[in-house]
Context: one part of a larger RNA
Order: sequence, then structure tokens, then C1' cells
RNA sequence: CGUUGAAAAUUGAGGAGAUUAUUCUUUAGUACGAGAGGACCAAGAAAAGUAAACCAAUGGUGUAUCGAUUGUAAAAUUUGCAAUGUCGAGUAGCUACGUUUAUUUUAGAUAAUUACUGAAAGCAUCUAAGUAAGAAACUGACUCCAAGAUAAAUUUUCAUUAACAAGUAAUAGACUAUUACUUUGAUAGGAAGAAAGUGUAAAAAUAGUAAUAUUUGAGCUAAUCUUUACUAAUAGUUUUU
Repeated sequence: CGUUGAAAAUUGAGGAGAUUAUUCUUUAGUACGAGAGGACCAAGAAAAGUAAACCAAUGGUGUAUCGAUUGUAAAAUUUGCAAUGUCGAGUAGCUACGUUUAUUUUAGAUAAUUACUGAAAGCAUCUAAGUAAGAAACUGACUCCAAGAUAAAUUUUCAUUAACAAGUAAUAGACUAUUACUUUGAUAGGAAGAAAGUGUAAAAAUAGUAAUAUUUGAGCUAAUCUUUACUAAUAGUUUUU
């Protein structure tokens, strides 16, 4: 830009992906074979590889959380610097070494090949007419994309509404875009509570000569959950067959 108003939901022409490899048990030491050896078919189990998704548990990370500790800034408090100073833990998120799922089931037409009936050619012959079997390949089946499929599809709703800008943001993200929200409001921050983490804050009192103990699972706390308009989302522009 087109599909000749806008929005939403579908159909699927067509396209892409996946469809991997193995071991063990039973059948059965059976068929077969002089023996040595040793099956097809069928049933069951295990788990490798690959791919996708996810974070309840396990492990890792977690440089704006908590604690321990050394030097230094005269001492103390609070803090700065020393690789986050070093160390012990650790929420959310992210993640694999973790978890879950798939790799299944099944059909059609065939290749090489194996056949039936059968003439040309009184025989024979899988083929000439006719009728079958047959592969991880092919076409379906399974997953995903898909109406620029220009033959531009179908259905429903609305028909005066709709979009953009600006702002608050994240289930999104380099920027854009996408998505949620903009007072008829829980979009983000703050606040309250909870969860979870760390591990018993400071000050004071009491006990003890003192170290220390008790009041005290205390104090502090990031990303999580619930609630709450306290703060910030106000006032714009364009379009409308």
C1' cells in the first nucleotide's frame, strides 16, 4: 500500500518441525543344527541420546538482605576504604547438575523383492488383461506457523466510534514494538500486615570480681504475597465509510 468502515473470533491452500539408537527378561536353550552354536514372530521392562517447557523439591548464583571478623580513619557510636576487605548463611529472579513431557499409536499407495491365476507361444512364464504381499524413505496421522491463499476467504459484533500522543509500569524489552493501567483507578512507589532470611540489635535494668547471662527467636531486612489512594498517572491531537 492492497484486500473498499472498524474490531474480534475462525477455516486451512501452503510451509516448517518431529518421527533417533540400544540393552535386558520371558517365549526358549525351543525351532534349526552331527556338534559347536542358536533364532524369527510375540509379550514385558529399563534407560541412553535429542528436543521443548518449567522452578514445587534438590543443587548453583544471589556486588541494594542479615550476621561474624582484621587493618585503618586518635577512642566510642554510625560509617568509608582495603577484590563485595575477608568469611558464614540466604528471599525473589535467573538457572542445571534438577523436574516434567515428547520421541507414541496407526493407515494408504509403493521401491527392490516375493507371489497367485494366465495367454501371446496346446508347454513354461509374477504380466500382456486381472489379483496379492512388501521399507526408518513418500502421502496422511502428531506439534507449530499460516488469507499478500492478489481467486486477497468465512463468521460474529459495533456502526459513531476509534486511534495516537503524554504519563505510571511489566507477564515485555537494546531502541522501537508488545502488554497492563491512567481517578468511573491497585499501574508503580510509599505505608500496614504476612511470608521468608539472618540469628538474639542498641540502650537500660537485674545477677556476677569479670568474661558473660537474662529481659529477647530479639532487632534488622532486596526483588515475594495480601490490603490500603498517602504520592505520581490532569489538562492534548487526529480520525470517523